Model confidence (mean pLDDT): 83 of 100. This is a predicted structure of a 116-nucleotide RNA (SAM riboswitch aptamer (S box leader)) from Bacillus canaveralius.
């Protein structure tokens, strides 16, 4: 960087530092000197490892391999304003002077995990 797969309505500091940006994109609306990004530290969370029971596969037996449920923040990440802030496409329905409005699906984008 590209493929695949799982989740994305919930959870997290009136601390230090650093000073003007920040929310992917684009439009919007928003956050910001009553203090942004980053950096430190503090939390959150159980995706991955770990551990238990259970069920099931293969199986003489041990093991092994999936699935579900639970422990645990030891270790690997990841996360800590607004649903992934909202729309951005297409379908069906409702509605209108432009236009909107709900629902489903799709796309795009975060993150785990696993390939290449």
């Nucleotide at each position: 960087c590209u493929c695949u797969u799982a989740u994305c309505a919930a959870g997290a500091g009136a601390g230090g530092u650093g000073g003007a940006g920040g929310g992917a994109u684009g439009u919007g609306c928003c956050c910001g000197u009553u203090g942004a990004a980053g950096c430190c530290c503090g939390g959150c969370a159980a995706c991955c490892a770990u551990c238990a029971u259970u069920g099931a596969a293969c199986a003489u037996u041990u093991a092994u391999u999936c699935a579900a449920u639970g422990a645990a923040a030891u270790g690997g990440u990841g996360c800590c304003a607004a649903u992934u802030c909202a729309c951005a496409c297409a379908a069906a329905g409702c509605u209108u002077a432009a236009g909107g409005c709900u629902u489903u699906g799709g796309g795009a984008g975060a993150u785990g995990a696993g390939a290449g």

Source information: Its Rfam family is "SAM riboswitch aptamer (S box leader)". From the family's description: The SAM riboswitch is found upstream of a number of genes which code for proteins involved in methionine or cysteine biosynthesis in Gram-positive bacteria. It was read from a public genome assembly, where an Rfam model found it.